[in-house]
RNA sequence: GAUGAACGCUAGCGGGAGGCCUAAUACAUGCAAGUCGAACGGGUGAAUUAGCUUCGGUUGAUUCACUAGUGGCGCACGGGUGAGUAACGCGUACGCAAUCUGCCCUAUGCUGGGGAAUAGCCCUGGGAAACUGGGAGUAAUACGCCAUAGAUCUGCGAAACUGCAUGGUUUUGCAGAUAAAGCUGCGGCGGCAUAGGAUGAGCGUGCGUCUGAUUAGGUAGUUGGUGAGGUAACGGCUCACCAAGCCGACGAUCAGUAAGGGGCGUGAGAGCGUGGCCCCUCACACGGGUACUGAGACACGGACCCGACUCCUACGGGAGGCAGCAGUAAGGAAUAUUGGACAAUGGGCGCAAGCCUGAUCCAGCCAUCCCGCGUGCUUGAUGAAGGCCCUCUGGGUUGUAAAGAGCUUUAGUCUGGGAAGAAACCGUUUUCUGCGGAAGACGCUGACGGUACCAGAAGAAUAAGCACCGGCUAACUCCGUGCCAGCAGCCGCGGUAAUACGGAGGGUGCAAGCGUUAUCCGGAAUCACUGGGUUUAAAGGGUGCGUAGGCGGUCUGAUAAGUCAGAGGUGAAAGCCUGCAGCUUAACUGUAGAAUUGCCUUUGAUACUGUCAGACUUGAAUGGGGUCGAGGUCGGCGGAAUGUGGCAUGUAGCGGUGAAAUGCAUAGAUAUGCCAUAGAACACCAAUUGCGAAGGCAGCUGACUAGGCCUGUAUUGACGCUGAGGCACGAAAGCGUGGGGAGCAAACAGGAUUAGAUACCCUGGUAGUCCACGCCCUAAACGAUGCUAACUCGAUGUUGGGAAUGCAAAUUUUCAGCGUCUAAGCGAAAGCGAUAAGUUAGCCACCUGGGGAGUACGUUCGCAAGAAUGAAACUCAAAGGAAUUGACGGGGGUCCGCACAAGCGGUGGAGCAUGUGGUUUAAUUCGAUGAUACGCGAGGAACCUUACCUGGGCUAGAAUGUGAGUGACGUUCUGUGAAAGCGGAAUUUCCUUCGGGACACAAAACAAGGUGCUGCAUGGCUGUCGUCAGCUCGUGCCGUGAGGUGUUGGGUUAAGUCCCGCAACGAGCGCAACCCUUGUCUCCAGUUGCCAGCACUUCGGGUGGGGACUCUGGAGAGACUGCCAGCGUAAGCUGAGAGGAAGGUGGGGACGACGUCAAGUCAUCAUGGCCUUUAUGCCCAGGGCUACACACGUGCUACAAUGGCAAGUACAGAGGGUAGCGAAGCCGCGAGGUGGAGCCAAUCCCACAAAGCUUGUCCCAGUUCGGAUUGGAGUCUGCAACUCGACUCCAUGAAGGUGGAAUCGCUAGUAAUCGCGCAUCAGCCAUGGCGCGGUGAAUACGUUCCCGGACCUUGUACACACCGCCCGUCAAGCCAUGGGAGCUGGGGGUACCUGAAAACGGUGACUUUACUGGGAGCUGUUUAGGGUAAAACUAGUGACUGGGGCU
Repeated sequence: GAUGAACGCUAGCGGGAGGCCUAAUACAUGCAAGUCGAACGGGUGAAUUAGCUUCGGUUGAUUCACUAGUGGCGCACGGGUGAGUAACGCGUACGCAAUCUGCCCUAUGCUGGGGAAUAGCCCUGGGAAACUGGGAGUAAUACGCCAUAGAUCUGCGAAACUGCAUGGUUUUGCAGAUAAAGCUGCGGCGGCAUAGGAUGAGCGUGCGUCUGAUUAGGUAGUUGGUGAGGUAACGGCUCACCAAGCCGACGAUCAGUAAGGGGCGUGAGAGCGUGGCCCCUCACACGGGUACUGAGACACGGACCCGACUCCUACGGGAGGCAGCAGUAAGGAAUAUUGGACAAUGGGCGCAAGCCUGAUCCAGCCAUCCCGCGUGCUUGAUGAAGGCCCUCUGGGUUGUAAAGAGCUUUAGUCUGGGAAGAAACCGUUUUCUGCGGAAGACGCUGACGGUACCAGAAGAAUAAGCACCGGCUAACUCCGUGCCAGCAGCCGCGGUAAUACGGAGGGUGCAAGCGUUAUCCGGAAUCACUGGGUUUAAAGGGUGCGUAGGCGGUCUGAUAAGUCAGAGGUGAAAGCCUGCAGCUUAACUGUAGAAUUGCCUUUGAUACUGUCAGACUUGAAUGGGGUCGAGGUCGGCGGAAUGUGGCAUGUAGCGGUGAAAUGCAUAGAUAUGCCAUAGAACACCAAUUGCGAAGGCAGCUGACUAGGCCUGUAUUGACGCUGAGGCACGAAAGCGUGGGGAGCAAACAGGAUUAGAUACCCUGGUAGUCCACGCCCUAAACGAUGCUAACUCGAUGUUGGGAAUGCAAAUUUUCAGCGUCUAAGCGAAAGCGAUAAGUUAGCCACCUGGGGAGUACGUUCGCAAGAAUGAAACUCAAAGGAAUUGACGGGGGUCCGCACAAGCGGUGGAGCAUGUGGUUUAAUUCGAUGAUACGCGAGGAACCUUACCUGGGCUAGAAUGUGAGUGACGUUCUGUGAAAGCGGAAUUUCCUUCGGGACACAAAACAAGGUGCUGCAUGGCUGUCGUCAGCUCGUGCCGUGAGGUGUUGGGUUAAGUCCCGCAACGAGCGCAACCCUUGUCUCCAGUUGCCAGCACUUCGGGUGGGGACUCUGGAGAGACUGCCAGCGUAAGCUGAGAGGAAGGUGGGGACGACGUCAAGUCAUCAUGGCCUUUAUGCCCAGGGCUACACACGUGCUACAAUGGCAAGUACAGAGGGUAGCGAAGCCGCGAGGUGGAGCCAAUCCCACAAAGCUUGUCCCAGUUCGGAUUGGAGUCUGCAACUCGACUCCAUGAAGGUGGAAUCGCUAGUAAUCGCGCAUCAGCCAUGGCGCGGUGAAUACGUUCCCGGACCUUGUACACACCGCCCGUCAAGCCAUGGGAGCUGGGGGUACCUGAAAACGGUGACUUUACUGGGAGCUGUUUAGGGUAAAACUAGUGACUGGGGCU
């Protein structure tokens, strides 16, 4: 885009078309084919008339009308349907010398005579009916007979002409045969014969006409001949005889499906799909068969017979055929009125009038399709109200939309008028006439229909929906929902902020329709003729030889089949296209043209192809000469190695592995030497080599044999290329028969490994491997690349041959191979690139999404294994190729890090502290959970904190702001209560410019509040990779692109640090540096710090004093591979170098790139959304966060002698202090108390540093170690130490004797060890955290390994990125399917039996007789149907069973 459509929602009008696609299922009822009285005999009715009359009628005549029957014509047309049919059925073009044709036209001739019957009618039977028997008598255009007849036919001849064969035509001689019908308005209408025409029909032929080869052979009247029969006619059409043919890979036969065409839909076309309406043809008429009549039928509304079904019946017997028009039932998603009229067109009959006509013309129903029209138009902004949205005192949108104002009136409604289609026939009449007729005038006739159309009236009045709005694809927001409900054509949406679900507002598209579904074409170059491919995406046959076929070198001639051109015929009409015209337009219709690309005939052309003839040599082949090789087949021979046997030497192991064991060995192995023997394979040469069609081929040698290449141009003369089928070869494994068997080695056994180990490893070991013969026929049979031929830059290596030059080496060149790189070109890219995957030609094979599946069934082959051929249902939205960036690897390379190693000290065992899990609980608030949670948030949980629990209270609330009003606030006393709170009593302002203000309380109202949820809605902050060296950009260049390059490479560094190179050149964030601190020095300054020298001194830097030193805190200097040596192009590295306090970043800190982990935090804070509002908010008391069978993390103290205890004694740094630090003194064993000097601090205090050193003691033990636990007594803080504080003293004195597997930290002032201070804080559960100093080591060979990281490279089926992906069994559900004992159907064929009607024969004693005759009857053949039988094909179903798909 389309439709004979259907369904959903909706619906104003008209015009034109269309309307059972399914059950060729069954049909009630009515209608659809009759007509002619001018063929005939009779009958009925009416009118007129004449007789008779009992006036009722009756008889006759005339006219008109009707009619059963005889007869004629029609019924073979028109109308319906598409079951069958794959066919001369249809289409197209020819042919009939092999034919027929009623009615019609033309022409010629004829139309004489006589005869016998039979319906009807009448009489009389049978039967329920349908129907039917008998008798008498009768007519014809019904039926016989005779005559006449030629152009007709038959037989026998003759002549001429002619054709593509048989033959035909014309003329003519003789013999024979066959005709007729009458009626009449006298005008005519008929009848017979013959010839011709027209129309229609029959038959034949070429070409075209669906799918399947998992249908390959079919056929006995089959193919042909002779003869006969039959037909309108040819013919095996039928029959008898004879022959053995005929069809078929150019697809016979069989199976399935199907009416064919003009056309129709789509498409640029070629095509593909289709065949409804209309037209042509065919076939059919309940299923099947048969003939009759006839011009024509094997007959839709005829006959006979068989069958199925329905109906009637008196049970004896009968009737019927809507696939005609309506209509009914059924089926179905689905398809209309039991309408009007013959007015028109057409048909039948008739002289005609006319009759008949469900053909036809009309109307009715249905948005089924096409076309047209309308549902208003203009103006109208406070841009109204309402709705919706938002950043919400406001804005946007709906929207000029509405309201309002003006205007118009198509369609609809009402009123009035009102067609065309009609002209004939016929009647009347006029003219002409060849008297048959022709032309003209007038009259008659309308179903549709009072319809179309026209005029008038009123009035915006009566008239808009449907689908969609994530992308494709035009159109966006809110709410609801929360992987639910749902959507979906594909991709895909939905798990709490959904433009995708549902609703709304808004928008977009189309519009009396709009969507959905179904089907077809297109897009799809996605079956590719036009117009595709096959290295890796699906796809080259494993290889050759070769049949058919396809294709084929150069020249000449002939021919004209293909080809091209002209002409003629045909190609129906309709349709399509174009012009014009008619309906107001259009759809629709008319008319004219064009087109109909085809077929046939004919005339030409002859380049190309074909065919025939002739020639040629370049393709191909043969011969000559030379040469090459693991080419093949069959023999012979050889050495090494291995095994075995024998002998000898010799002794305890051998063998094997990652390590072992099984195994062998004292009965003497392994090892070594010699001899013998067996089988298999051929080291070195050896190669990126050679040969072969492929598979494949390797010691040496002989025989036989095949081939390639070179040379040369002798011979043949296109002999060629390819190759469906076919034939041959075809690795390994495997099979059969017979040999052989050393080594190796499936199966198997044992030993190991392992969670297991039906494996990898080891020890053994059988088929097999080897030979001969025969099968199998497959491989990643690969170059994943079919064969042949031609053409198209170069470089280089190598094998074989030749030529030239050269003494040689070698160089140049030419063929044929084998390789590498590459230009152009090609390719999706990788890549290919004269050995093409480039450019061409020929032929073959193969492909068409993945899975199912190379499976099933069938067939062929095979001994088997199996091979070949080779589907479908179902299922998925992918499967796949090449390349890119990452990530990953029990891949590679390089490098780094307390990563390992080397060391030191710990943890894991004990007790305790602390955090966590778990458990418990009314609550044990919450968060943090591998590294990167767990002495974490918390740098202080007895109350408070506090978020949790129990209980008691409050509700605009505990806080803040505005605030009418009040005057206090506060203090004291008091009731109740656990307190909060709820009450009571007393006392009580200040400033002032007098307006008011400060302060406090405070009604109402407005803003509350929430440690409630979401860290996966967020900001901010933080952890980690990681202080790792990386992460990017601009421009350029490369690539179709993703992307690359830069950033890789060679060095170097702690470093993407720097250097060199380079299609890159630069730049940014990181690194480093700049900042702080520490180490040295200088300058400045000198109190509270310092004290060298001087003075004083109570001997204390205490004082005077000093500005040197220390120190303090400001400013500077200093370090840069700067210098030297070596190495290096450089960067840089090395050096116990020099100098220097410090040396190669001096030490430490702050500082953390792009990013990762939806990492952590909504409970610091902020914040979107959601939830809550007498509670999830707020206040209070008590409890809990401190529980305790357990488990884990982090620590402290120890286990002791490098120690404990006691005594004496020495040396820090950095901090803190007024609600504070608190000295001296006194009291207490002590915690502490008392005391109060001094200090807002370089001044005073905390504050004695400790380890250390000196001396003494303990003597290896559960101790003079260790200190848990418990009892008692106290101190301090605090409203308050019960749950639940710290500390002191006395007493008690647990575990623990250096800690399993495992695991942590640390590279120098570090580890280890020792103490000191601070924050928080009333106090403190601090052994924690953050700082400070004292003492002060050991070790690093090195980078194999573990962990983490960086760069380069490689593989990848990963990309949520290896914690990835993914395979198979098993379990469960669902689905389709194969096999299956069987069972049930279906169509076709075969054989036999039976066999109606009918046809054709035979007979015909009976019958008829107008008859040379016919018929009944009997009988034979053929045959529909029925029955029986065996097989094949094809469906459905089936216990059980096999695999497959989805979840």